The part of an RNA shown here (small-subunit ribosomal RNA, central domain) has 350 nucleotides and comes from an uncultured prokaryote.
RNAcentral holds the full RNA, with entries from ENA.
Its mean pLDDT, the model's own confidence on a scale to 100, is 89.
Rfam family: Bacterial small subunit ribosomal RNA.

Context: one part of a larger RNA
RNA sequence: CUGGGCGUAAAGGGCGCGUAGGUGGCUUGGUAAGUUGGAUGUGAAAGCCCUGGGCUUAACCUGGGAAUUGCAUUUGAUACUGCCUCGCUAGAGUAUGGUAGAGGGAAGCGGAAUUCCCGGUGUAGCGGUGAAAUGCGUAGAUAUCGGGAGGAACAUCAGUGGCGAAGGCGGCUUCCUGGAUUAAUACUGACACUGAGGCGCGAAAGCGUGGGGAGCAAACAGGAUUAGAUACCCUGGUAGUCCACGCCCUAAACGAUGAGAACUAGCCGUUGGGGGUAUCAAAACCUUUAGUGGCGCAGCUAACGCGAUAAGUUCUCCGCCUGGGGAGUACGGCCGCAAGGCUAAAACUC
Numbered sequence: 001c002u003g004g005g006c007g008u009a010a011a012g013g014g015c016g017c018g019u020a021g022g023u024g025g026c027u028u029g030g031u032a033a034g035u036u037g038g039a040u041g042u043g044a045a046a047g048c049c050c051u052g053g054g055c056u057u058a059a060c061c062u063g064g065g066a067a068u069u070g071c072a073u074u075u076g077a078u079a080c081u082g083c084c085u086c087g088c089u090a091g092a093g094u095a096u097g098g099u100a101g102a103g104g105g106a107a108g109c110g111g112a113a114u115u116c117c118c119g120g121u122g123u124a125g126c127g128g129u130g131a132a133a134u135g136c137g138u139a140g141a142u143a144u145c146g147g148g149a150g151g152a153a154c155a156u157c158a159g160u161g162g163c164g165a166a167g168g169c170g171g172c173u174u175c176c177u178g179g180a181u182u183a184a185u186a187c188u189g190a191c192a193c194u195g196a197g198g199c200g201c202g203a204a205a206g207c208g209u210g211g212g213g214a215g216c217a218a219a220c221a222g223g224a225u226u227a228g229a230u231a232c233c234c235u236g237g238u239a240g241u242c243c244a245c246g247c248c249c250u251a252a253a254c255g256a257u258g259a260g261a262a263c264u265a266g267c268c269g270u271u272g273g274g275g276g277u278a279u280c281a282a283a284a285c286c287u288u289u290a291g292u293g294g295c296g297c298a299g300c301u302a303a304c305g306c307g308a309u310a311a312g313u314u315c316u317c318c319g320c321c322u323g324g325g326g327a328g329u330a331c332g333g334c335c336g337c338a339a340g341g342c343u344a345a346a347a348c349u350c
Stems, first nucleotide, its partner, number of pairs: 003322004007304002012318001014201004021194003025088002029084003033081002035077008049065006091191001092188004096183004103177007110154001115149007125136002162169002206247006215241002220236004258317006266295012299306002323350003332343004
């Protein structure tokens, strides 16, 4: 450079915003850069190819032609692309009125439960297991009633329900705030898509400083089990889990399926809007739209399966793969307080 690929065989970046770049709707005129026709010059000779000639043939030698797919200049063409330009509204966006929602941030509040403390009742056990023991209890436990403290999480509602770009989000109220969707008009007039670098977000664990600490619980201790038991089971239990601020930047970060756009049978659920039929109203039914599920035709697929939420038929842009091991390692660089992360080989070997 090129081919073929990326759900499960190697391969979609964890997710977004966006720079350069790439790509880009309908239409008028211009230009003629790309594109395309002609002409001229050049593209040495030899060789290759075609066709003649000369050595008795051939090899060989020799004449002519073709070719030399290129470059430059010049003169035309104008469909498509580019550039300039007149417009348009189907893409995109703005304004207005609604709707649904665990979307985000902050503050305040609530009840159930566990634990602990105080007081009452009450007496010999409780707890735990496959069975036990460690453990707790006559200094009065467990159980039960009343009161108090404190931390964390929010049963039912709850739903292949909802929201969010992803990670993720679930008690209630208030404040601040992002997005989506819908209806009817009006407006802007291609303002768009993607996105190397870059910037931001990013579960859990972990780290720093300061708080907090009920329950749970790595490490650790003890009791069991066992041939052993650095485990599974039991009794305890510290970091941590929680909060504030600052780092870390990884995951089976998964739909193992990048983003955007268009097209391509149907059927059945469900969530949020709109319209309609009928009705006192609700329910119901029909239709349309945005999601979210189950089947399924064509087609695709190695098969499994996918099948308008495509893995079908196409287009644009990005990322990535190229036999297994060595290895997501070494070295170097960048980042980090560290743990480590990102980038990323080779020898050798099968």